[in-house]
RNA sequence: GAUGACCGCUGGGGGUGCCUGCGGGCUGAGAGGCGGCCGGGAGCCGUCAACCCCUUGAACCUGAUCACGUUGAUGCGUGCGUAGGGAUGCGGUCGUCGGCCCCG
Numbered sequence: 001g002a003u004g005a006c007c008g009c010u011g012g013g014g015g016u017g018c019c020u021g022c023g024g025g026c027u028g029a030g031a032g033g034c035g036g037c038c039g040g041g042a043g044c045c046g047u048c049a050a051c052c053c054c055u056u057g058a059a060c061c062u063g064a065u066c067a068c069g070u071u072g073a074u075g076c077g078u079g080c081g082u083a084g085g086g087a088u089g090c091g092g093u094c095g096u097c098g099g100c101c102c103c104g
Stems, first nucleotide, its partner, number of pairs: 001097009011054004017026003032048006060085003066079004
């Protein structure tokens, strides 16, 4: 100096769909609460919580108002996908390997 295992500290990324008689039902790790835009709904945004993921990166995004299949319906399943993107650093202990120096 490189590297492996373990430990500690610290930080970051992400989504929230479908149906409904609004009770609830489906998939999922996760589909929640509150507030705002706007009186309500849809949608979007913020925030809190839970959950998942952080380069060994299918967490998640794009392609995509995609294709095929399935379903009451849906990114529900498969493909697309050895596509394109995508979020962590530091320290310690032990081991291994290498370089340099000194002594015999």

Predicted 3D model of a 104-nucleotide RNA (TPP riboswitch aptamer (THI element)) from a Chloroflexota bacterium. Of the family's consensus pairs, 96% are formed in the model. Its Rfam family is "TPP riboswitch aptamer (THI element)". Rfam links the family to the GO term thiamine pyrophosphate binding. NCBI's taxonomy places the organism under Bacteria, Bacillati, Chloroflexota. The coordinates come from a structure-prediction model, not an experiment, and the mean pLDDT is 77.